Annotation: The RNA shown here (transfer RNA) has 73 nucleotides and comes from a Patescibacteria group bacterium. Its Rfam family is "tRNA". Its mean pLDDT, the model's own confidence on a scale to 100, is 81.
RNA sequence: GCGCCCGUAGCUCAGUCGGUAGAGCAGCUCCCUUUUAAGGAGAUGGUCAUAGGUUCGAUUCCUAUCGGGCGCA
Numbered sequence: 001g002c003g004c005c006c007g008u009a010g011c012u013c014a015g016u017c018g019g020u021a022g023a024g025c026a027g028c029u030c031c032c033u034u035u036u037a038a039g040g041a042g043a044u045g046g047u048c049a050u051a052g053g054u055u056c057g058a059u060u061c062c063u064a065u066c067g068g069g070c071g072c073a
Stems, first nucleotide, its partner, number of pairs: 001072007010025004019056001028042004049065005
């Protein structure tokens, strides 16, 4: 330099044939318990890497850039 894959909650990931985003763990509150742990319930938490484009509407499609990984040279 070229090609491919990935970037979504604090962490690990799902959601991609376009219709306003979810799970587990962690943290918080409550219940239970003499207390802790374990167990149960609830709520919170997201500019979906960045910027443009297409569209009534984009995490999803297109382009460029940034970061990470792999391969080739």